[in-house]
Context: one part of a larger RNA
RNA sequence: UGACGGGGUCCGCACAAGCGGUGGAGCAUGUGGUUUAAUUCGAUGAUACGCGGAACCUUACCUAGGCUAGAAUGUGAGUGACAGAUGGUGAAAGCCGUUCUUCCUUCGGGACACGAAACAAGGUGCUGCAUGGUUGUCGUCAGCUCGUGCCGUGAGGUGUUGGGUUAAGUCCCGCAACGAGCGCAACCCCUAUUGUUAGUUACCAGCACGUAAAGGUGGGGACUCUAGCAAGACUGCCGGCGUAAGCCGCGAGGAAGGUGGGGAUGACGUCAAAUCAUCAUGGCCUUUAUGCCUAGGGCGACACACGUGCUACAAUGGCCAGAACAGAGGGCAGCGAUACCGCGAGGUGGAGCCAAUCCCCUAAAUCUGGUCCCAGUUCGGAUUGGAGUCUGCAACCCGACUCCAUGAAGGUGGAAUCGCUAGUAAUCGCGCAUCAGCCAUGGCGCGGUGAAUACGUUCCCGGACCUUGUACA
Numbered sequence: 001u002g003a004c005g006g007g008g009u010c011c012g013c014a015c016a017a018g019c020g021g022u023g024g025a026g027c028a029u030g031u032g033g034u035u036u037a038a039u040u041c042g043a044u045g046a047u048a049c050g051c052g053g054a055a056c057c058u059u060a061c062c063u064a065g066g067c068u069a070g071a072a073u074g075u076g077a078g079u080g081a082c083a084g085a086u087g088g089u090g091a092a093a094g095c096c097g098u099u100c101u102u103c104c105u106u107c108g109g110g111a112c113a114c115g116a117a118a119c120a121a122g123g124u125g126c127u128g129c130a131u132g133g134u135u136g137u138c139g140u141c142a143g144c145u146c147g148u149g150c151c152g153u154g155a156g157g158u159g160u161u162g163g164g165u166u167a168a169g170u171c172c173c174g175c176a177a178c179g180a181g182c183g184c185a186a187c188c189c190c191u192a193u194u195g196u197u198a199g200u201u202a203c204c205a206g207c208a209c210g211u212a213a214a215g216g217u218g219g220g221g222a223c224u225c226u227a228g229c230a231a232g233a234c235u236g237c238c239g240g241c242g243u244a245a246g247c248c249g250c251g252a253g254g255a256a257g258g259u260g261g262g263g264a265u266g267a268c269g270u271c272a273a274a275u276c277a278u279c280a281u282g283g284c285c286u287u288u289a290u291g292c293c294u295a296g297g298g299c300g301a302c303a304c305a306c307g308u309g310c311u312a313c314a315a316u317g318g319c320c321a322g323a324a325c326a327g328a329g330g331g332c333a334g335c336g337a338u339a340c341c342g343c344g345a346g347g348u349g350g351a352g353c354c355a356a357u358c359c360c361c362u363a364a365a366u367c368u369g370g371u372c373c374c375a376g377u378u379c380g381g382a383u384u385g386g387a388g389u390c391u392g393c394a395a396c397c398c399g400a401c402u403c404c405a406u407g408a409a410g411g412u413g414g415a416a417u418c419g420c421u422a423g424u425a426a427u428c429g430c431g432c433a434u435c436a437g438c439c440a441u442g443g444c445g446c447g448g449u450g451a452a453u454a455c456g457u458u459c460c461c462g463g464a465c466c467u468u469g470u471a472c473a
Stems, first nucleotide, its partner, number of pairs: 001473002003470010014457002018420005025311008033302002041052002061297007073120003078114003084099006102111003122286002125284003131280002133275003136271001138269001143182006149158003162173003188263004193231007203220002207218003234257001237251001238249004300439001313413001317372007329360003334353002339348003379410001384405007426449007
């Protein structure tokens, strides 16, 4: 000087107070283990385990069959083709043939294709403890440092400690310190209010026309909306307290009030944290093989254990019928209306739309009416039989969806444990990316409905500052 332990002060969904879950069931998915020819590899306290998106491909693994300066690229003796047609073999890859034979030329050669030897390959092989880059974490915590000066023999200290204050090393006051830098805050984005500009593909108050109905038509620039610009919040005003910073207020005004709500933004460092399998790269290893191609299999196995989820166990509910109200996105190898066929998945067909125009597109929870009456049920929807649809060379291993039948466990879950402080939790649906399709119940977004509780900081966890102790560094 750190670190650690105890102490003091303080902070955080850390506890407490609430609400809903997990742990019990079935299924989905990841992991361990076991199995296997292979079940590729990595991650694997917090900070791995719905993490790095498997029918073939991907794919790195296994089995088998093949190729070799190689699947790709350059130089290159040389050849004249290449392409095409065609035969044999084969699961394909490949191997072995047959046939046909170019263009330009200044006649040196050139274009194009193939191509021996040789020079350069390739490797998801090892080392993340040789590395770059990128990322997690403490932690969006309030800290981490520097210049000069001063103190000290010195490592170091001071500043950065103290009092007050703050979300904050935020600011004020004081002080051998005076300043500064990285952090904090602000500048950026979304959202909440208003104005202005503009008025189509959006809108429709008034006027007119018109329909079974319809912003449908004329028209309008009012409103909504869209998206540019501008304003707006600063403890600015008032009252009280305080030297000040600032704090308190059912204060005023205001759409918003005390960082309005959210996001992006992550200091110095820690964990020899993660990644040599995105990529790049030092060293090492390999070269008819640890490289390359193909077919099939595997990554999907299943006595078991764990994590994360979905669906439930029902009446604040299920089912049937009717009536409503979103936002955000996507669409030309596409979205696909209307119509017809089919119980349906879907099929036929093809209008419109490169989109505020057309389409995906009916939101669902909700409301109204009816039914069910507490039952393993009109709860639940696993499992299995059958029949199909679609994508795709191809759904056996191993896809999604539909219909008929089947109708399991499950009656709210032990010890234990998780999330959340407001438009949050809970609950309801919608979209997108990836993508032929899809194992999405996952990820990332969107809106609808919309709570409860917080006495408090004693205790548990993590952290900040100060102090004290230490046999640790």